The RNA shown here (Glycine riboswitch aptamer) has 117 nucleotides and comes from Yinghuangia seranimata. The source organism's lineage runs through Bacteria, Bacillati, Actinomycetota, Kitasatosporales and Yinghuangia.
RNA sequence: UCGACCCCAUGCGGGAGAGCCUCCGGCGUGCCCCCGCCUCGCGGCGGGCGUGCGGCGGGGCGCCGAAGGAGCAAUUCCUCCCCGGAAACUCUCAGGCCCAAGUACCGCGUGGGUGAG
Numbered sequence: 001u002c003g004a005c006c007c008c009a010u011g012c013g014g015g016a017g018a019g020c021c022u023c024c025g026g027c028g029u030g031c032c033c034c035c036g037c038c039u040c041g042c043g044g045c046g047g048g049c050g051u052g053c054g055g056c057g058g059g060g061c062g063c064c065g066a067a068g069g070a071g072c073a074a075u076u077c078c079u080c081c082c083c084g085g086a087a088a089c090u091c092u093c094a095g096g097c098c099c100a101a102g103u104a105c106c107g108c109g110u111g112g113g114u115g116a117g
Stems, first nucleotide, its partner, number of pairs: 002117001006113009019061001021060005027054005033048006062097003068093001069091003075087004
């Protein structure tokens, strides 16, 4: 001076799952009806009620697991056994269930750490 493996951070790309459920509130919008005003009239505006659609917030139930978290009771791996540990396993606290965002994980690149050689 170069520098494998490994660790951390970061950029790009890929990257799933799960209610078209229900109740309440208010917002926007379409339609019917009623009332009032304006107009020669067509029609327009405002208010009320009903109904449909959309999305927002809250609640109930259901569901998903690949941020994070917890647990080894089962499964799998470390390992032939015990102990122990870990997980893409299990549980769903959190998170999520149109899309988007985000996501473990994978590939490439960059920076830093360590330093086998």
Its Rfam family is "Glycine riboswitch aptamer". Gene Ontology term of the family: glycine biosynthetic process. The prediction has a mean pLDDT of 78. The model forms 82% of the base pairs in the Rfam consensus.